[in-house]
Context: one part of a larger RNA
RNA sequence: UGACGGGGACCCGCACAAGCGGUGGAUGAUGUGGAUUAAUUCGAUGCAACGCGAAAAACCUUACCUACCCUUGACAUGUCUGGAAUCCCGAAGAGAUUUGGGAGUGCUCGCAAGAGAACCGGAACACAGGUGCUGCAUGGCUGUCGUCAGCUCGUGUCGUGAGAUGUUGGGUUAAGUCCCGCAACGAGCGCAACCCUUGCCAUUAGUUGCUACAUUCAGUUGGGCACUCUAAUGGGACUGCCGGUGACAAACCGGAGGAAGGUGGGGAUGACGUCAAGUCCUCAUGGCCCUUAUGGGUAGGGCUUCACACGUCAUACAAUGGUCGGGACAGAGGGUUGCCAAGCCGCGAGGUGGAGCCAAUCUCAGAAACCCGAUCGUAGUCCGGAUCGCAGUCUGCAACUCGACUGCGUGAAGUCGGAAUCGCUAGUAAUCGCGGAUCAGCAUGUCGCGGUGAAUACGUUCCCGGGUCUUGUACA
Repeated sequence: UGACGGGGACCCGCACAAGCGGUGGAUGAUGUGGAUUAAUUCGAUGCAACGCGAAAAACCUUACCUACCCUUGACAUGUCUGGAAUCCCGAAGAGAUUUGGGAGUGCUCGCAAGAGAACCGGAACACAGGUGCUGCAUGGCUGUCGUCAGCUCGUGUCGUGAGAUGUUGGGUUAAGUCCCGCAACGAGCGCAACCCUUGCCAUUAGUUGCUACAUUCAGUUGGGCACUCUAAUGGGACUGCCGGUGACAAACCGGAGGAAGGUGGGGAUGACGUCAAGUCCUCAUGGCCCUUAUGGGUAGGGCUUCACACGUCAUACAAUGGUCGGGACAGAGGGUUGCCAAGCCGCGAGGUGGAGCCAAUCUCAGAAACCCGAUCGUAGUCCGGAUCGCAGUCUGCAACUCGACUGCGUGAAGUCGGAAUCGCUAGUAAUCGCGGAUCAGCAUGUCGCGGUGAAUACGUUCCCGGGUCUUGUACA
């Protein structure tokens, strides 16, 4: 100087408390461990691994296993040599591949011979190739403490020195934020602001948007751009004003005006460093290793197994509910190998159909919870839907291993969950549906979007984590 303390003081955080809803019990989905296996590819392992890499494992992916094949190789550059490329028809084989026949000559230079570019073979060698090992050789990227308020430097001063001071103290703040004081005076990286979005207003603009007027079945047509909206530019909030407290400070408390008030809400933004944290399987890369194989191709299988254990979720156990009939209101997105309307067929998944749309125009697309009416009457039920049987639909060469969905039948566990444990402070929790990426097909995951919309916070004694000062130490 740090680190540590079941030392002290002060402060903060959904840390506790106060509340609301869960997990832990059931069934299913998914990931992991373990077991199994020819293989169940590999990585991630307290918080900070476990719906994680994977924003889609039937083939492909795919790295694994089995079998069959190739050896200058699937890919790159160079040398020599032959042929245009390309297309069509067979045979063998699981296919990779092997093999037979036919058609066919293009582009540039050149009279021609020939040369060149591109492409397809053949030969030999330099080499290619490796998701092989080492993240404890590395770059880059990322997680975490933590959006915590810290981490440092120059000069000066003090100390023999390691170092100290500044950065401590008194107040204050979300903040090393600001003020005052002070052997310090300044500065840098962080904080804040500048950026995006949302909340109010104005100006400009008015189609595909909107509609006060007229018209219509219909924003349909005329007219209009007031309003909504769209999208560009501005304004607006600064403790600016008033009162009080305070040290005449910084600031705090209350108030006015205001759409908004003290960082207005949300996001992006992550200091010096810590964990030899994670990643050599994104990529790059040192070293080591393989080179008729640890490289490459193909078919089939596996990653989908299942006594069990754990994590994260979905659905429930019902009446604040289930079912049936009728009625209402979003936002944000996607669409040409695409989104697909009306109409018709089918109980339905879907089929047919073909209008429109490169989209404020057409379409996905009827939001659901909600409201009104009916029924069920506390029952393992008109709750719950697992499982299984039959019949189908769609995608796709192909749904056996191993897809999703539909109809009919079947109708399991489950009556609110032990010890323990998680999230959340407001348009939040809870609850309801909708969309996107990935994608041929496949979403209970993930990333977004809106609808309905609470309760509670006395307080900081205690648990956990963090910050500042101080103290002890046989630790570094």
Molecule: small-subunit ribosomal RNA, 3' major domain
Organism: Castellaniella denitrificans